[in-house]
Context: one part of a larger RNA
Molecule: large-subunit ribosomal RNA, domain II
Organism: sediment metagenome
């Protein structure tokens, strides 16, 4: 991991409620006794308990009764149903109301739906592992160093000195066994739940070690690390209490039909819990109370304004002993600086002379339905919400970002078909079948169903083929406005000319059209600036500008606007989903067509509502995604009574196979096998369904 079997809402008690069942001028026994054919039945047995009367804290009154002086007011009570008869105040059924079993739902004690801690107490077992002690053994090769002391020699007046010599001290050194474990490597399903290798630390000691003993659980020991106390220590381990508790995570076992949430408010030692309302469902009641339209309301948002309150521009005047700066001998003049006040032209969530659409509140009319809405009760779950669209607050008018609001939209809880892929975006809600038709959204060259459709037009950039990218820059290029010039010849091309006074005057080394000032005339022309540029040391030389011809019909400016370009850089290899594509690319228009589980068309279930039908059945017609979760009907499985005067060696059950009904759980039958028990039917009563719990046990 796979398989098999085990495995989770259960009893008991009490109370609600719903269904049903007795009995109802009430209902019901409980202990306990008594009989009996004794897992059983049947009787006795009203003690008690519910109910018939309620009010008050009670005494008490009582259809009233509590407050209170009050006969008053106010709480809280009482009054009662339908049909049908007749004598009209009588009877007659029914229903309700009461009780007492019995069954389903739910709630409270209890282990309460199962599995799960870490932990808490108590009682007792542990020092054969290790700490410490104690008490009596045992164990530490060889090697260096040479302390005290002593002897002898020298020598000194002595005290001493110095040398040789013996000598054998030391938590002394070097270094085996023996302790230990510095660092590195190897092992890491190991040789080992701490080892192996090399290296390294004591090695006569605070050493090291056998045997015996001895100190424990909030206790012991500890040269102290909160270490050690039998591979377990910030309180061992074993049994008990105990099925501790867990607002926590996990699981929670057959089927099919109805409808269907909720991630919101309020309060919480509350925020991932809980409790009430909100929302659902089931039952019972009200009956249109929902909703659509019309018609009256009140309103201060959007929006606009600027009359209020303030913000912030520009001008004007007027006023200030109005810092300060220039100008002037000063008078005083100007620039600035404050404030009003007027004119322009603005801004505002806590601004408003005004002021929508929506929503909201009433009245009215109108749809007549398996709808909506209220109201009373039973079960609930839910209260971690996404994202989209709109308005708005925070952030940076970021964020798949965080907070509201909208009874907006999808997902949640929604499958289908588009968007390549893609819960929330776009179309559209799947009761079941069908090898029919229509369509939506998007689509129509191949992958890949359908248009190489049809008309105009733009793009050269492979732009661009879903959506998305800036400031700025540019004789790309379409189209639109305006204007200017034009055959009395523009535009641009080619030929010529582009001249004299003069080198203008100053300045300068030099300045001659072109370093710089200062002036820019005149003439001669068809035209030519005292020159727009290159260029020289100055000249000087080329060119414009202006003018003629030659040619010949358009040319120039600006402004708006479609579509391109450049600005544009990322890491393995291009990147429209790909091939590819100049349309299969953009814009506009038109026709076709494909294109879902929608729509329709044919057949089938179910439920509900109408009609019909003695019943049974049958026609219309609508509806039937679905998590949590609420109702409803059923399948199987042990077991118990009964029943079929069931089945069964002419073969039980089990296992396999084939065929068949059932909407499904599941049911029947035939063969095969197997060899000894087993159904039907109507109940009743549970150890009643298995894929999941890092489930338990067993096998492989």
């Nucleotide at each position: 991991g796979c398989c098999a079997a085990c495995g989770a809402g259960u009893u008991u008690a009490u109370g609600u409620u719903u269904g049903u069942u007795g009995c109802u001028c009430g209902g019901u026994u409980a202990a306990g006794c008594c009989c009996u054919u004794c897992u059983g039945g049947g009787g006795c047995g009203a003690a008690g308990c519910c109910u018939u009367a309620g009010g008050g804290a009670a005494a008490c009154c009582g259809a009233g009764u509590g407050u209170u002086a009050a006969u008053a007011g106010c709480g809280c009570g009482a009054u009662c149903g339908c049909c049908g008869a007749u004598u009209u105040a009588u009877u007659g059924g029914c229903a309700a109301a009461g009780u007492a079993g019995c069954a389903g739902g739910c709630a409270u004690a209890a282990g309460a739906c199962c599995c799960g801690a870490a932990g808490c107490c108590a009682a007792g077992u542990g020092a054969g592992c290790u700490u410490g002690c104690c008490a009596u053994g045992g164990g530490c090769a060889g090697g260096g160093u040479g302390a005290a002391u002593c002897a002898c020699a020298u020598u000194g007046a002595g005290a001493g000195a110095u040398g040789u010599g013996a000598g054998g001290a030391g938590g002394u050194c070097c270094g085996a066994a023996c302790c230990g474990a510095u660092u590195g490597g190897u092992g890491g399903u190991g040789c080992a739940a701490a080892a192996c290798u090399a290296u390294c630390g004591g090695a006569u000691g605070a050493c090291c070690u056998g045997u015996g003993g001895u100190a424990a659980g909030g206790a012991g020991u500890g040269a102290a690390a909160a270490g050690c106390u039998a591979a377990u220590c910030g309180a061992a381990c074993u049994u008990g209490g105990u099925a501790a508790u867990a607002g926590c995570u996990g699981g929670u076992u057959c089927u099919c039909u109805c409808c269907g949430a909720a991630a919101u408010a309020g309060u919480u030692u509350u925020a991932g819990g809980a409790c009430u309302a909100g929302c659902g469902u089931c039952c019972g009641g009200u009956u249109u109370a929902c909703c659509u339209g019309u018609c009256g309301g009140g309103g201060g948002u959007a929006g606009a304004g600027c009359a209020c309150u303030g913000g912030a521009u520009g001008g004007u005047u007027u006023g200030a002993a109005u810092a300060g700066g220039g100008a002037g001998c000063a008078a005083u003049c100007u620039c600035g600086u404050c404030a009003a006040a007027c004119c322009a032209a603005u801004c505002a969530a806590a601004c408003u002379c005004c002021g929508a659409a929506u929503a909201c509140c009433g009245a009215u009319a109108g749809u007549u339905a398996a709808u909506u809405a209220c109201c009373g009760g039973g079960c609930a779950g839910u209260u971690a919400g996404a994202c989209g669209g709109u308005g708005g607050g925070g952030g940076c008018g970021a964020a798949g970002c965080u907070c509201c609001a909208c009874u907006c939209g999808u997902c949640a809880a929604a499958a289908g078909g588009g968007a390549a892929a893609c819960a929330g975006c776009c179309c559209a809600g799947a009761c079941c079948g069908c090898a029919g038709u229509c369509u939506a959204a998007g689509g129509u060259c191949c992958c890949u169903a359908a248009a190489u459709u049809c008309a105009c037009a733009c793009u050269a950039a492979g732009u661009g083929c879903a959506c998305u990218u800036a400031a700025g820059g540019a004789g790309g290029u379409g189209a639109a406005a305006u204007u200017u010039c034009u055959c009395u010849g523009a535009c641009a091309a080619u030929a010529a000319g582009g001249a004299g006074g003069u080198u203008g005057g100053c300045u300068u080394a030099g300045a001659a059209g072109c370093a710089g000032c200062c002036a820019u005339c005149c003439u001669u022309u068809a035209a030519a600036g005292a020159a727009a540029g290159c260029g020289u040391a100055a000249u000087a030389g080329c060119u414009c500008a202006c003018u003629u011809a030659u040619u010949a019909a358009g040319a120039g400016a600006u402004u708006u606007u479609g579509c391109g370009c450049c600005g544009c850089a990322g890491a393995u290899g291009u990147a429209c989903g790909g091939g590819g594509c100049u349309a299969a690319g953009u814009g506009u228009g038109g026709u076709a067509c494909c294109g879902a589980a929608g729509a329709c068309g044919c057949g089938g279930a179910u439920u509900g509502a109408u009609g019909a039908u003695u019943u049974u059945u049958c026609a219309u017609c609508a509806a039937u995604g679905g998590u949590a979760g609420g109702a409803g009907a059923g399948u199987g499985u042990u077991c118990u009574u009964g029943u079929c005067c069931g089945c069964u060696a002419u073969g039980a059950a089990g296992c396999u196979u084939g065929a068949u009904c059932g909407u499904g759980a599941g049911g029947u039958c035939g063969g095969g096998u197997g060899g000894a028990g087993c159904g039907u039917c109507a109940a009743g009563a549970a150890g009643u369904a298995a894929g999941a719990a890092u489930g338990u046990u067993g096998g492989c």